Transfer RNA from an Elusimicrobiota bacterium, 72 nucleotides, folded computationally. Rfam family: tRNA. From the family's description: Transfer RNA (tRNA) molecules are approximately 80 nucleotides in length. Lineage of the source: Bacteria > Pseudomonadati > Elusimicrobiota. The prediction has a mean pLDDT of 80.

[in-house]
RNA sequence: GCGCCUGUGGUGAAAUGGAUAUCACGGAAGCCUCCGGAGCUUUAAUUGCAGGUUCAAUUCCUGCCAGGCGCA
Numbered sequence: 001g002c003g004c005c006u007g008u009g010g011u012g013a014a015a016u017g018g019a020u021a022u023c024a025c026g027g028a029a030g031c032c033u034c035c036g037g038a039g040c041u042u043u044a045a046u047u048g049c050a051g052g053u054u055c056a057a058u059u060c061c062u063g064c065c066a067g068g069c070g071c072a
Stems, first nucleotide, its partner, number of pairs: 001071007010025004018055001027043005048064005
C1' cells in the first nucleotide's frame, strides 16, 4: 500500500429495515434480614464519527477513525 472482518450501556452479548434498542453481570436506591456479599422491587446508563438512501436506519451505501487477520 491492497483486500477481508469487527466496532451497540461500565463489561459480555442479542436485535440485520418497523421502534419504547433487549438480556446477563456490574452500579444506585428501597424492601427483607441478627448481618448482607444472599433474595425481592425499582432505577440510571448504549448503536465509533460525518454524510447519503428511505415514510422509517443498530441494520443498507460512501468516506474517515480504531482494532484484528491475510497478501505484498